């Protein structure tokens, strides 16, 4: 310095207060959160070259759900691996060559199983998985 490979860690937040009712943190009023990568016309620090931050709704990946193949097994469940499909939401106005991102305002969105009554925020799978992010160990110049 780089990147085959192995290892270690660490990786998701939220209903305050009030209505109604036998009963609701599940309706109703209101309140509240925003997971991992990318990109940024912003912002901060710099003499500078550059460093850092910076999107729930732009591109993408993860969990969840429903196949598929292989292995395991007489087989079927299972359980491992690998894959394929599914899986939410933005618009106005400003400024500008140029807005999906940046001021401003005003919407919007959110697996699944449970529940004395319908859940983004409770309660379970889950001391689980996991996008990945740090590092050490080798190795290459």
């Nucleotide at each position: 310095u780089c990147c085959a490979a192995u290892c270690u860690u660490c990786g998701g937040g939220g209903c305050a207060g009030g209505g109604u009712g036998c009963a609701a943190u599940u309706c109703c009023c209101g309140a509240c959160c925003g997971a991992c990568g990318g990109u940024a016309a912003g912002a901060a620090c710099a003499a500078a070259a550059g460093u850092u931050c910076a999107a729930g709704u732009c591109c993408g990946u993860g969990a969840g759900c429903c196949g598929u193949u292989u292995g395991u097994c007489u087989a079927a469940a299972g359980c491992a691996a690998a894959u394929g499909g599914u899986u939410g939401a933005c618009c106005u106005g400003g400024u500008g060559u140029g807005a999906g991102u940046c001021c401003a305002g005003g919407a919007c969105c959110g697996a699944c199983a449970g529940u004395u009554a319908a859940a983004g925020u409770c309660u379970g799978g889950a001391u689980g998985g996991g996008a990945g992010a740090a590092g050490a160990u080798g190795a290459u110049c």

Predicted 3D model of a 141-nucleotide RNA (FMN riboswitch aptamer (RFN element)) from Ornithinibacillus halotolerans. The source organism's lineage runs through Bacteria, Bacillota, Bacilli, Bacillaceae and Ornithinibacillus.